Predicted 3D model of a 164-nucleotide RNA (c-di-AMP riboswitch aptamer (ydaO/yuaA leader)) from an Actinomycetota bacterium. Rfam family: c-di-AMP riboswitch aptamer (ydaO/yuaA leader). Rfam links the family to the GO terms cyclic-di-AMP binding and regulation of gene expression. Model confidence (mean pLDDT): 78 of 100.
């Protein structure tokens, strides 16, 4: 000096996952953390009227109409929904579940903030309700949690400090 790993503080990041208080109880005790409990704030579900919806795939048919195709009618299969950016296509392993690959709708980040471009990185996962829920005022329910380490340039808006 480089490069890794670990820890700690600052500052910063995905995310709704912030804070004031008041009681208990414990701590390295002007603080900090358990548990309760009320408040301000963020997110979610659930629920009228009015509006919307009444699926989808195969099959079959001297059925309708007739370029193509659509309508109808029978018959089999086949739940349905929430949070979340986290969906969807093609391939390989390959019974199926399910594992890998390459893209992909989307989505994050490149550090005062918000928008726009180009670029670079990285994500595109998981998890629950339990046969049940369209939107939806009143109302009614629920949660403030887990995990990290990423400083490129352009234009426009704004906002702070510093200095004069």
């Nucleotide at each position: 000096g480089c490069u890794u790993g670990a820890a700690c503080a600052c500052c910063g990041c995905c995310g709704a996952g912030c804070u004031u208080c008041c009681c208990g109880g414990a701590g390295u005790c002007u603080c900090u953390c358990c548990g309760g409990g009320a408040g301000g704030g963020c997110g979610g579900g659930g629920g009228a009227a009015c509006c919307a919806c009444u699926g989808a795939g195969g099959c079959g048919g001297c059925g309708c109409a007739g370029g193509u195709u659509g309508c109808c009618c029978g018959c089999c299969u086949u739940g349905g929904g929430g949070c979340g950016a986290g969906u969807c296509g093609c391939g390989g392993c390959g019974a199926c579940c399910g594992c890998c690959g390459c893209g992909u709708a989307g989505c994050g980040u490149c550090a005062g903030u918000c928008c726009u471009u180009c670029g670079g990185c990285g994500c595109g996962a998981g998890c629950c309700c339990g046969u049940c829920a369209g939107c939806u005022a009143a109302c009614c329910c629920c949660g403030c949690a887990g995990g990290c380490a990423g400083u490129g340039a352009a234009g426009g808006a704004u906002g702070g400090a510093c200095c004069g």